Model confidence (mean pLDDT): 80 of 100.
Predicted 3D model of an 87-nucleotide RNA (c-di-GMP-I riboswitch aptamer) from Sporomusa malonica.
The RNAcentral record of the sequence draws on ENA, Rfam and Ribocentre.
The model forms 95% of the base pairs in the Rfam consensus.
RNA sequence: AAGAAUAUUGGGCAAACUUACCGAAAGGUAAGGACGCAAAGCUAUGGGUCUAAGGACAGAAUUGUCUACGACUGCCAGGUUGCCGCU
Numbered sequence: 001a002a003g004a005a006u007a008u009u010g011g012g013c014a015a016a017c018u019u020a021c022c023g024a025a026a027g028g029u030a031a032g033g034a035c036g037c038a039a040a041g042c043u044a045u046g047g048g049u050c051u052a053a054g055g056a057c058a059g060a061a062u063u064g065u066c067u068a069c070g071a072c073u074g075c076c077a078g079g080u081u082g083c084c085g086c087u
Stems, first nucleotide, its partner, number of pairs: 002087002012037002017032006035074001041080003045077003048072003054067005
């Protein structure tokens, strides 16, 4: 430098839940905590899922329905990067 692979070692990440803060919500951040994870690193590109503030429509009204420009990569796929060890 190239290749295969994620079995092993070292190490890594951290679900539920709790507290604080941000947010209309979904959700996020930090600390604690471990259900799990070999890309549970990064990326909303395609599909999927969640929410519906604002907007549209309906209604006399409380409200109802639709809608992402808001989210989720620990739902799947794609893209991209990569440690030890091995050849």